About this RNA:
The prediction has a mean pLDDT of 83. This is a predicted structure of a 511-nucleotide part of an RNA (small-subunit ribosomal RNA, 5' domain) from an uncultured bacterium. Rfam family: Bacterial small subunit ribosomal RNA. Gene Ontology terms of the family: ribosome and structural constituent of ribosome. RNAcentral holds the full RNA, with entries from SILVA.
Context: one part of a larger RNA
RNA sequence: GGACGAACGCUGGCGGCGUGCCUAACACAUGCAAGUCGAGCGGAGGCAUUUGAGGAGUAAUCUGAGGGUGUCUGAGCGGCGGACGGGUGAGUAACGCGUGAGCGAUCUGCCUUUCACAGGGGGAUAACGCAGCGAAAGCUGCACUAAUACCGCAUGAGACCACAGUACUGAUGGUACAGGGGUCAAAGGAGAGAUCCGGUGAGAGAUGAGCUCGCGUCCGAUUAGGUAGUUGGUGAGGUAACGGCCCACCAAGCCAAUGAUCGGUAGCCGGCCUGAGAGGGUGAACGGCCACAUUGGAACUGAGAGACGGUCCAAACUCCUACGGGAGGCAGCAGUGGGGAAUAUUGGGCAAUGGGGGAAACCCUGACCCAGCAACGCCGCGUGAGGGAAGAAGGUUUUCGGAUUGUAAACCUCUGUUCUUGGAGAAGAGAAGGAGACGGUAUCCAAGGAGGAAGCCCCGGCUAACUACGUGCCAGCAGCCGCGGUAAUACGUAGGGGGCGAGCGUUGUCC
Numbered sequence: 001g002g003a004c005g006a007a008c009g010c011u012g013g014c015g016g017c018g019u020g021c022c023u024a025a026c027a028c029a030u031g032c033a034a035g036u037c038g039a040g041c042g043g044a045g046g047c048a049u050u051u052g053a054g055g056a057g058u059a060a061u062c063u064g065a066g067g068g069u070g071u072c073u074g075a076g077c078g079g080c081g082g083a084c085g086g087g088u089g090a091g092u093a094a095c096g097c098g099u100g101a102g103c104g105a106u107c108u109g110c111c112u113u114u115c116a117c118a119g120g121g122g123g124a125u126a127a128c129g130c131a132g133c134g135a136a137a138g139c140u141g142c143a144c145u146a147a148u149a150c151c152g153c154a155u156g157a158g159a160c161c162a163c164a165g166u167a168c169u170g171a172u173g174g175u176a177c178a179g180g181g182g183u184c185a186a187a188g189g190a191g192a193g194a195u196c197c198g199g200u201g202a203g204a205g206a207u208g209a210g211c212u213c214g215c216g217u218c219c220g221a222u223u224a225g226g227u228a229g230u231u232g233g234u235g236a237g238g239u240a241a242c243g244g245c246c247c248a249c250c251a252a253g254c255c256a257a258u259g260a261u262c263g264g265u266a267g268c269c270g271g272c273c274u275g276a277g278a279g280g281g282u283g284a285a286c287g288g289c290c291a292c293a294u295u296g297g298a299a300c301u302g303a304g305a306g307a308c309g310g311u312c313c314a315a316a317c318u319c320c321u322a323c324g325g326g327a328g329g330c331a332g333c334a335g336u337g338g339g340g341a342a343u344a345u346u347g348g349g350c351a352a353u354g355g356g357g358g359a360a361a362c363c364c365u366g367a368c369c370c371a372g373c374a375a376c377g378c379c380g381c382g383u384g385a386g387g388g389a390a391g392a393a394g395g396u397u398u399u400c401g402g403a404u405u406g407u408a409a410a411c412c413u414c415u416g417u418u419c420u421u422g423g424a425g426a427a428g429a430g431a432a433g434g435a436g437a438c439g440g441u442a443u444c445c446a447a448g449g450a451g452g453a454a455g456c457c458c459c460g461g462c463u464a465a466c467u468a469c470g471u472g473c474c475a476g477c478a479g480c481c482g483c484g485g486u487a488a489u490a491c492g493u494a495g496g497g498g499g500c501g502a503g504c505g506u507u508g509u510c511c
Base pairs, nucleotide, nucleotide: 001511002510003509004508006507007506008505009504010503013381014380015379016378017377018376019374020373021339026337027336028335030334031333032332035080036079037078040077041076044073045072046071047070048069049068050067051066054063055062056061087292088291089290096217097216098215099214100213101212102211103210106209107208111205112204113203114202115201116200117199119153121151122150129142130141131140132139133138159183160182161181163179165177166176167175168174188197189196190195218264219263220262225255226254227253230252231251232250233249234248235247237245267289268288269287270286271282272281273280274279294315295314296313297312298311317328318327319326320325345371347370348369349368353367354365355364356363357362384414385413386412387411394405395404396403397402418452419448420447421446422445423444424443428438455500456499457498458497459496460481461480462479466495467494468493469492470491476483477482
C1' cells in the first nucleotide's frame, strides 16, 4: 500500500447493487417451511336441484322415507412425491476432495424412442357400524364392503436360469448366431364417440448413482515400530455389483525413515485476497462434491435413504399426566433466551423463475421473487454556481507598521441535482384471454425555494502540514526513533494549515 462476512470511537444527506451469528453442532415458546390426485376406490356429512312410496286435508296445498344429479368438506384404502429443494461444518488427513482413467464387476423411478401384450378368476382388509379399555396418547374384539390394493391360473419373446455349440475381440461374468429344457407379466380410468391418460414384458437412449485405480492433498520423530480378519488362498454366504464385505478351513503374511503407527489441526475444490511473477494466505457470499440432522445404534419401505420436518431401540434434556403412562427435536424461514466486540423482520406474494401432485382447472412451495433493518462493503450524486476588496466586522498573531483568516462572508445575478407539494404513471405478462407481491414504486411533468444536508484524523523525523498560550519528567503522548525537569512546532487548548470526505480514524487478521 492492498484486502475484510469485521468490531470499536466520533460523525452521518440520498440512490443503485450486494452482504449480514466468524462465538454455544448451546437450549428453544409460537406460527409457517410437503403435499397432491374424486379422471384409482368404497363409504360418511353438509348444501343445491330433481323425483317421490306414504301421511294429513273436501280441495288448494303441506309434510315427506327413499332414489338420481351437481357441488363442497374432512377422514380412510390406493398412487406419485416426502432421497429434491432448504440448513450447517460437528466429524473426516480419507479414494473425502481435485484431476485423469476404468467397470469384460454394476443399478437407474419419472422422461424420450422402438417392439410386443393386456385372457380368465379368487380371497381379503381399512373406512363405516356395534361393543369395550384408557386421564390422554392411543388401543382391542365382532361383523360388512371397494379398488389402478393383494394373490393364483393362462399366454409369453431376442428377458432370466442351468446345460451344451460355433464365430468374433479391448479375452475374469463381452458381443453375435443357432438348440432343446425350466421360470416370471399385466389395470384400469375419463369421454356420446374419436381418442386421451395410464398398465405389463423387452431393447436402446438420456439423466442420476455405485464401485475400482494412477497422481496430488497440513503439522509433529521430544510419536519408530504397527497389524490377528491382520495379508493371501480355497469354498460357501451376501450385494445391483467387485472385494475379508461376512463366515469356515488353510498358509504366514502385510505396512514402515520414499515416515507406517500414534498425536494435533482441518470439510475439499472452482475460486477469493495479495504479489511484476514465482509464491504466500484463505475456502464468507455464488457454483460443484462430501458429511451431518439432540447423542449413539438399527433396519423397514422404496428406482433411490441406513431417510433434517419417517419408524424402532438406548441415553441426556424439556414438557403433559388422573402417577398407570405419554409427547418432543429450528445446523428450514422468521423469532426467543444464552454466549459474544459483533451480525437483521415472529413482513408481502406465488406476479416471475423453478419444484411436487394432477388429464386439466388448480392446489402446495419461508425454494424463490420482493419489501423492512444495518454507512457492513462497492459504486454514483449532493450539501450550490458565477460575480464580489471598503481586502468590512470578529478571531488569531505582532517587531504595533502590519500579517493572516480571505473572495471567505455580506451583497448582486442565477440554477434546481437532491428536497417538499401536486399531477401523470410503467416494463417486468413470449401463443386468444386472464393474472403484478414489488407499487401508485421507478420514471416523467409542474410549482416552491439556497432553502433540509460535513465531518473525521493529523501537523518533531519517517510523512503533506506552525504559531500562541497553559503545563513544568507533572498531566500526558507514542507505530518506530523518542517527546515532557520554565520560552515544548512532539502533552492540553486556540488560531492557522495538511489529508481524506458521508465518511474518517483505531484495533484485529492476511499478502